[in-house]
RNA sequence: GAGUUUGAUCCUGGCUCAGAAUGAACGCUGGCGGCGUGCUUAACACAUGCAAGUCGAACGAUGAAGCCUAGCUUGCUAGGUGGAUUAGUGGCGCACGGGGGAGUAAUAUAUAGGUAACGUGCCUCUUAGUCUGGGAUAGCCAUUGGAAACGAUGAUCAAUACUGGAUACUCCUUCUCAUUAUAAUUUGAGUUGGGAAAGUUUUUCGCUAAGAGAUCGGCCUAUUUCCCAUCAGGUAGUUGGUAGUGAAAGAGACUACCAAGCCUAUGACGGGUAGCGGGUUUGAGAGGAUGAUCCGCCACACUGUUACUGAUGCACUGCUCAGACUCCUACGGGAGGCAGCAGUGGGGAAUAUUGCACAAUGGACGCAAGUCUGAUGCAGCAAUGCCGCGUGUGUGAAGAAGGACUUAGGGUUGUAAAGCACUUUCAGACGUGAGGAAAAGUUUAAGGUUAAUAACUUUUGGCCUUGACGUUAACUUUAGAAGAAGCACCGGCUAACUCCGUGCCAGCAGCCGCGGUAAUACGGAGGGUGCAAGCGUUAAUCGGAAUUACUGGGCGUAAAGCGCGCGUAGGCGGUUAGUUAAGUUAGAUGUGAAAGCCCCGGGCUCAACCUGGGAACUGCAUUUAAAACUGGCUAACUAGAGUAUGGUAGAGGAGAGUGGAAUUUCAGGUGUAGCGGUGAAAUGCGUAGAUAUCUGAAGGAACACCAGUGGCGAAGGCGACUUCCUGGACCAAUACUGACACUGAGGUGCGAAAGCGUGGGUAGCAAACGGGAUUAGAUACCCCGGUAGUCCACGCCGUAAACGAUGUCAACUAGUUGUUGGGAGAAUUUAUCUCUUAGUGACGCAGCUAACGCGAUAAGUUCUCCGCCUGGGGAGUACGGCCGCAAGGUUAAAACUCAAAUGAAUUGACGUUGGCCCGCACAAGCGGUGGAGCAUGUGGUUUAAUUCGAUGCAACGCGAAGAACCUUACCUACUCUUGACAUCCACAGAAUUUAGCAGAGAUGCUUUAGUGCCUUCGGGAACUGUGAGACAGGUGCUGCAUGGCUGUCGUCAGCUCGUGUUGUGAAAUGUUGGGUUAAGUCCCGCAACGAGCGCAACCCCUAUCCUUAGUUGCCAGCACGUAAUGGUGGGAACUCUAGGGAGACUGCCGGUGAUAAACCGGAGGAAGGUGGGGACGACGUCAAGUCAUCAUGGCCCUUACGAGUAGGGCUACACACGUGCUACAAUGGUACAUACAAAGGGUUGCGAAGCCGCGAGGUCGAGCCAAUCCCAAAAAGUGUAUCGUAGUCCGGAUUGGAGUCUGCAACUCGACUCCAUGAAGUCGGAAUCGCUAGUAAUCGUAGAUCAGAAUGCUACGGUGAAUACGUUCCCGGGCCUUGUACACACCGCCCGUCACACCAUGGGAGUGGGUUGCACCAGAAGUGGCUAGUCUAACUGUUUACAGGGGACGGUCACCACGGUGUGAUUCAUGACUGGGGUAAAGUCGUAACAAGGUAACC
Repeated sequence: GAGUUUGAUCCUGGCUCAGAAUGAACGCUGGCGGCGUGCUUAACACAUGCAAGUCGAACGAUGAAGCCUAGCUUGCUAGGUGGAUUAGUGGCGCACGGGGGAGUAAUAUAUAGGUAACGUGCCUCUUAGUCUGGGAUAGCCAUUGGAAACGAUGAUCAAUACUGGAUACUCCUUCUCAUUAUAAUUUGAGUUGGGAAAGUUUUUCGCUAAGAGAUCGGCCUAUUUCCCAUCAGGUAGUUGGUAGUGAAAGAGACUACCAAGCCUAUGACGGGUAGCGGGUUUGAGAGGAUGAUCCGCCACACUGUUACUGAUGCACUGCUCAGACUCCUACGGGAGGCAGCAGUGGGGAAUAUUGCACAAUGGACGCAAGUCUGAUGCAGCAAUGCCGCGUGUGUGAAGAAGGACUUAGGGUUGUAAAGCACUUUCAGACGUGAGGAAAAGUUUAAGGUUAAUAACUUUUGGCCUUGACGUUAACUUUAGAAGAAGCACCGGCUAACUCCGUGCCAGCAGCCGCGGUAAUACGGAGGGUGCAAGCGUUAAUCGGAAUUACUGGGCGUAAAGCGCGCGUAGGCGGUUAGUUAAGUUAGAUGUGAAAGCCCCGGGCUCAACCUGGGAACUGCAUUUAAAACUGGCUAACUAGAGUAUGGUAGAGGAGAGUGGAAUUUCAGGUGUAGCGGUGAAAUGCGUAGAUAUCUGAAGGAACACCAGUGGCGAAGGCGACUUCCUGGACCAAUACUGACACUGAGGUGCGAAAGCGUGGGUAGCAAACGGGAUUAGAUACCCCGGUAGUCCACGCCGUAAACGAUGUCAACUAGUUGUUGGGAGAAUUUAUCUCUUAGUGACGCAGCUAACGCGAUAAGUUCUCCGCCUGGGGAGUACGGCCGCAAGGUUAAAACUCAAAUGAAUUGACGUUGGCCCGCACAAGCGGUGGAGCAUGUGGUUUAAUUCGAUGCAACGCGAAGAACCUUACCUACUCUUGACAUCCACAGAAUUUAGCAGAGAUGCUUUAGUGCCUUCGGGAACUGUGAGACAGGUGCUGCAUGGCUGUCGUCAGCUCGUGUUGUGAAAUGUUGGGUUAAGUCCCGCAACGAGCGCAACCCCUAUCCUUAGUUGCCAGCACGUAAUGGUGGGAACUCUAGGGAGACUGCCGGUGAUAAACCGGAGGAAGGUGGGGACGACGUCAAGUCAUCAUGGCCCUUACGAGUAGGGCUACACACGUGCUACAAUGGUACAUACAAAGGGUUGCGAAGCCGCGAGGUCGAGCCAAUCCCAAAAAGUGUAUCGUAGUCCGGAUUGGAGUCUGCAACUCGACUCCAUGAAGUCGGAAUCGCUAGUAAUCGUAGAUCAGAAUGCUACGGUGAAUACGUUCCCGGGCCUUGUACACACCGCCCGUCACACCAUGGGAGUGGGUUGCACCAGAAGUGGCUAGUCUAACUGUUUACAGGGGACGGUCACCACGGUGUGAUUCAUGACUGGGGUAAAGUCGUAACAAGGUAACC
């Protein structure tokens, strides 16, 4: 920096990613070289080999080759010389080098010091010396034990082994004296006693004593170094002293005695973890993490203990003992220690060769040659890391083939390949060939040393030779593009996209998340991107993370201010002067190892790597200086703080007393049937007299009005009145003290309500409990009762949403206004005004804030100190500690789980929130539905099939404006397969058609007729048949892949945009507000100004008039004619037709209103405030409906899911629902007579008149392609008559019979007619629908579809009402507001128990391990002390084979490892059962929360 909480936004906050890095591992792949690196795990166990020896110039002994001599059997013997070799004695080394990190939180490390408190072999320098005796012993030899390891005894013999003596001023020690200093374990002089030394002369070397140096060590001090306080007290050699012991040295290091100290909140003691540093890694840095390789230090060497030797060890390849393990054994006893180099087993994700050489560097020994050296130098193995190189280069478009994609054209792979022309690094082959080599040895010359020309040594020259690596590096030549590319990724973060397969499957995934039939996210492919001999994954580290914040964060609401005071330690602290120099600042000196990092050079062809120099190492110490600030000290000051004096207000606290109102109870009076209670009731009380009312009494609790964002108190909290005691605050003016202040970890006190203990008290109220209701239930809400408790005294508890969700102190920073207490001043002097101070409120500038908001009472700007926070859940829980009588409080985790949880604000939606408004929404009315019969549609059922779709409003007389066949998509049966239909090809034939036979038909077979049209004469066009394949075809699936069309909210008044402005932003403003309207209609106002889609208008019909034109329409006037009729002449007035106009606009008047918009009333007018209807449907919602109108992506079928035919079905029928028709009758039925429409349709048609039939209808066929003719009769109505309230003269279902019409055909399954039959039904339960005027209701008419078949649908006119007080309520909608935990938007969200499964965890009778304290037992080896025993070469003595001194062994005491017993502590594992927690699919029960969440929520 990015992703991820949301519909969107800002913030808070976690999770995740991109980077770097690794001693890595795993997967796939793998050409070369250089330089590094390579058991991180079992400090597990180890076979085998090697890793420390060397010196003969210390010693005795051994005595090879060679050489010499003698004998001679000429290759043997004897002697001599020689000195290779080496077991042993002795010296030096083995304490170095090499390894791994178990232990160790300080006996360690790092840095700086001290040692006047110490040691130091080998090395260097200086001085002096190196004399003289003695006795043993290993080995060898002999004997001998044992399996072995290893010994025993005897004799003999050596030393640079051991040892006596001498010498020694320097060393140690005793004593004396002097000297110096504040302080010494100072220094000097003398003195007593003690302590050396192989070698022959010389040289070298060695040895001894003393001094000095160098080096390496020991000890001490300061500072430093992880986590836990759920480890708070620890300590008896403990702290100190005195005297001793001991040591190289200081020391309780150790011993005895004395004292009682010492450490600790600046973290003792305890527990866990860990080698430390230079460095490494990351980071801008500060920091964080780490401590492989290299370097320094430490500790360790199978585990534990011990000492010896030695300059140094308590010793990696030494000793002793104990233990575990392994091996050998003759069972008696022995041996061993790879955390050296290789190597083996084991463990593990995982880490190499039982290699070469001492050539170089270094080490040990030696005079040296040299020997030894798994240190080291090299090689081998491993892409384990870093660095370098290569796998070719140029050209090459027919843009080849192939792949994959495609809109079928093409684009892409791609100059890529092929082809052509070049090159040869690296690898391969042949050859040449540096450097790492310096020495040593031998020799020449010169010098040094010396008595010396010897030996030794220095320098110079010559000669001779030393290489593990090594087939070295490098170079020449040589052949040929020849031998050399993979891995991961491609949804976003994050560079890179398509196809196929799959179908919430298989799978992916770092986070968000992909996958349920069109997956750029899974798998494969093509293409692409990134890195490249590697690429990915995993693990762990730092970064990003300012998510622990020193640099550099926060705490009103997001996590976070202790409930509030007092106060200890600590922190911090006013003004002035002086002094000091601890902090601070500057300089100098020392140190801060090397390597590494950084800079400048150099060397490998470059780089990595190596190497020279510099810088740096930010630190520590010492020292010099400065004196501002902080600190210390001294002296002063008064502005902070406090004291004194005089006043003021107050529900401040504690005690005692007093009062009235009210409730209740009791007593009495009056009085009578109810009272009480609720949404409505009931339980309850009351005729045994309630309630009501009056009088009196008792008792307890609380104190109306005053009363106020008024007062007081630190907070909790405090309210009648009087009084006593008492705390604090404020004001005014002066005086005094002189920083006495602030904060405050621990500590301590106070601390609502509830609760607990003891004793009282109890009127009212009231958990629990009882009863009545409500309810599906109601352990609740409501009602009637009612006990703890509430009250008092004393003692506990110690918590609250203890809140201003805001710690305390101090200072500073605009204003306005209210109020309480005090003071001052003015004035018009009880009112008022101004100023000031201490509180307490409201607004508000700057500033702050994520926003909301805060704003002198800060959440602003600074300062002091304290407390607290670090994702959500688990959890304020468990365990442990402390407190409590208990309840419980306080302190306070982890496992596990999620990718969020949260805050503020925004837009919506919603609310059993509020306000305003509208609608046949309710109300007021009229008529229906729901009951009956029938029609029709649907569900269901049935069926071979009952084709499919539509399903709350917004499906159900819907698609269907019309299923007998057809339609038809369904079922059964029979048939066809390039197909019923389209295009292309080839061949044949004109097309077409007659008849017969088979069949249910499709169809098949046979058969008859027929040769057409155009022509450039080649042929062509249409049609038919056959054949092959491309293809046709599908009412098959997906309306959740789609287009188009449609429904719905809704003809509701809304929905938006540009610019500007406001806001960090989502967004807001405009569009809100005041009026008004049918309307976001208009007006006014306004940080808005304008605009668009909607509204309205423009369009059509209708209502009035005018005008133009009169046929098929009309007929007033004129004329003719008829039985009659616009029938005729004629007319153009009227009606009408259909063109064009007019008219209505709140235009006019009055009132209301704001002088507006507009509303109300009126006039005129045919019509008045949209005149009445229609068409017209904004942004959008419902994944609404339709793949079966049509179109269409994808999928599916292809002798069938396509096509044809016949019959059947869609018409079924216990049932349920919707929509209708007809009725139930008298406002009616029936009969007769009679009047008045509009709008339609008509040539495959409408069909007049006439005639026939009771009728449906038939016959004939005039007229009409229609203002001409026809359908066509309008019906309700009107008049007259009849019926008389009945299942009827109502009603017509059903059924029987007879017919008509349409049609190929009315059986399943048409309509109509006539005769007969005459069912239910007497106005319809709950519920529910339509309608506000030419409307409802009622009456008929026509049309589309259609051969026929309407009670449906669409249209038309006739007759023609009632009611609307009004907006409380129901439903729907609009605007504003408010709340919200909703946004899939309340059909939302969401809580808890129970049931099932899984996971981690607490308790748990216990059980088994680890570590550890205390007490006791025990006591190997060893060291030290003591020693009446045993033994004893050196020296001494003499009584001379004895004694002494000394030593060894033994014994004993002390210390002590292993081990054992008992009892605690702590930790880990496990445990029947049990507690809660988390997760999980759509389980069960309710509905607690979110809206007034339906009883406001919460602590």
The RNA shown here (small-subunit ribosomal RNA) has 1499 nucleotides and comes from an uncultured prokaryote. It matches the Rfam family "Bacterial small subunit ribosomal RNA".